[in-house]
Molecule: transfer RNA
Organism: Actinoplanes regularis
RNA sequence: GCCCGGAUGGCUCAGCGGGAGAGCGCCCCGUUCACUCCGGGGAGGUCCCAGGUUCGAUCCCUGGUCCGGGCA
Numbered sequence: 001g002c003c004c005g006g007a008u009g010g011c012u013c014a015g016c017g018g019g020a021g022a023g024c025g026c027c028c029c030g031u032u033c034a035c036u037c038c039g040g041g042g043a044g045g046u047c048c049c050a051g052g053u054u055c056g057a058u059c060c061c062u063g064g065u066c067c068g069g070g071c072a
Stems, first nucleotide, its partner, number of pairs: 001071007010024004018055001026042005048064005
């Protein structure tokens, strides 16, 4: 230099054009003598950045940044 993959709540990851989600973690309530477990509820996200396509983009296209891998 070229090619491929990844970037989504604190963490690990789904989602793949129209509602942003799960598990764990955090907070509250129930339960308990108390804690754990368990049950219920809640908070928490510029979906890496910029532009484009579209009625509509986390998702498609282009460029860029960072991380990982491959070729030379």